RNA sequence: GCUGAGGUCGCCUAAUGGUAUGGCUCUGGUCUCGAAAACCAGUGAGCGUAAGCUCGUGUGGGUUCGAAUCCCACCCUCAGCG
Numbered sequence: 001g002c003u004g005a006g007g008u009c010g011c012c013u014a015a016u017g018g019u020a021u022g023g024c025u026c027u028g029g030u031c032u033c034g035a036a037a038a039c040c041a042g043u044g045a046g047c048g049u050a051a052g053c054u055c056g057u058g059u060g061g062g063u064u065c066g067a068a069u070c071c072c073a074c075c076c077u078c079a080g081c082g
Base pairs, nucleotide, nucleotide: 001081002080003079004078005077006076007075010024011023012022018065026042027041028040029039030038044055045054046053047052058074059073060072061071062070
C1' cells in the first nucleotide's frame, strides 16, 4: 500500500430503514438477630424536586418523512496479501 472483518452504557451483547435489547456489575429496598442467597426497583449523558425535555451507536458529512442500519471520506483494532 491492497483486501476482508469489526468499533453500541463501567464490561459483554441484540436490533427488517420505524421506542437503544438483554445479561453482568453497581445502587436502593424487602426479607433476616445480622449477613449471604432469593425477590422487587433502578442502572448511557446533561438539565430538572418530579413529571418530563434534549442529546447519544468511533469522527465528520450525505440520502431519506425517518439512519446504529444505506452512501462517501477519515480515525482506531484484528486478520490476510504484497
Predicted 3D model of an 82-nucleotide RNA (transfer RNA) from a Candidatus Aenigmatarchaeota archaeon.
Model confidence (mean pLDDT): 80 of 100.
Lineage of the source: Archaea > Nanobdellati > Candidatus Aenigmatarchaeota.
Rfam family: tRNA. It is annotated as a transfer RNA.